[in-house]
């Protein structure tokens, strides 16, 4: 770099360094010298690992019975993530509701893009 899957209205410092950008992308809207983005230290969560065995499911098994999955625990150790704004809002379709100068316009849901970040594959 691509392809499957889940997950994204929760949760996390008023500490050092260091100095102008940054919030992916559009447009909007922010946050920034009362110093941002990054680093470190800090802290958060618990995806993956870890660990549990009551119950339920599946698969294997002649049987005892094993995986696996659902479930439940802690976070001290291991892999990773995250630490302004719901993914900050929004970009495409539907639907409802309201409006209209009646091929359009707000506002609400739904779904789908797109990003993102865990795990599995090439």
């Nucleotide at each position: 770099u691509u392809c499957u899957u889940a997950u994204c209205c929760a949760g996390a410092g008023a500490g050092g360094c260091g100095g102008a950008g940054g919030g992916a992308c559009u447009g909007g809207c922010c946050c920034u010298u009362u110093g941002a983005u990054g680093c470190c230290c800090g802290g958060c969560a618990a995806c993956c690992a870890u660990c549990g065995a009551a119950u339920c499911a599946a698969u294997c098994u002649a049987a005892g019975g094993a995986u696996u999955g659902a479930c439940g625990a802690g976070a001290a150790c291991g892999g990773u993530g995250c630490c302004a704004a719901u993914u900050c809002c929004u970009g495409u379709a539907g639907a409802a509701u309201g409006g209209a100068u009646c091929a359009c316009c707000a506002u609400u849901c739904u779904a789908a893009g797109a990003g993102a970040u865990g795990a599995g594959a090439g």